[in-house]
RNA sequence: CUCAUGACGAGUGGUCGAGGGACUGGCCCGACGACACCACGGCAACCGAUUGAACUGGUUUUCAAUGUCAGGUGCCAAUUCCAGCUCGAGCAUCAUUGGCUCGGGAAAAAUGAG
Numbered sequence: 001c002u003c004a005u006g007a008c009g010a011g012u013g014g015u016c017g018a019g020g021g022a023c024u025g026g027c028c029c030g031a032c033g034a035c036a037c038c039a040c041g042g043c044a045a046c047c048g049a050u051u052g053a054a055c056u057g058g059u060u061u062u063c064a065a066u067g068u069c070a071g072g073u074g075c076c077a078a079u080u081c082c083a084g085c086u087c088g089a090g091c092a093u094c095a096u097u098g099g100c101u102c103g104g105g106a107a108a109a110a111u112g113a114g
Stems, first nucleotide, its partner, number of pairs: 001114005011040005019029003023084004041076003046072002048069003051064004055058001080108001085105007
């Protein structure tokens, strides 16, 4: 840099001791010890392995409730905690801006694969 994914799921113990949730705003978590690290446990199925079937058949597609397994990563507060930019719908207003609610897309960040 490219592609894919995210309203699912899964925590105990120990060490440390003040911030942490990427950034900004909000809202949360945190001396009843957060975050981080270590041990053990678990979740998931991106990569990987593997079974059967289908189709002119693919340098490995599609299906099988999510096929099955769990070797490499990852993850185990809150939808990626929510929003940020943009488009649309609704409420309120005579109307616009602004406000509130909801939805779509993008961006950013995260994880995997290349």